[in-house]
RNA sequence: GCCCCUGUAGUAUAGUGGAUAGUACGCACGGUUGCGGUCCGUGAAACCGGAGUUCGAUCCUUCGCAGGGGCA
Numbered sequence: 001g002c003c004c005c006u007g008u009a010g011u012a013u014a015g016u017g018g019a020u021a022g023u024a025c026g027c028a029c030g031g032u033u034g035c036g037g038u039c040c041g042u043g044a045a046a047c048c049g050g051a052g053u054u055c056g057a058u059c060c061u062u063c064g065c066a067g068g069g070g071c072a
């Protein structure tokens, strides 16, 4: 330098045109306990950025950014 893949809560991930964006761990609060852990209940927390397509974009296209891989 060229090509390919990936990017969603703090972390790991599901979803792939119309859902209130889900699950697990973690976190906060409450219950339980002599205290803690376990367990139970409740809650906060996310679509990498810009542009385009579309009635509608996390999803499709494109340009960037970041990470990973291959070739040279």
Base pairs, nucleotide, nucleotide: 001071002070003069004068005067006066007065010025011024012023013022018055027043028042029041030040031039048064049063050062051061052060
Molecule: transfer RNA
Organism: Candidatus Woesearchaeota archaeon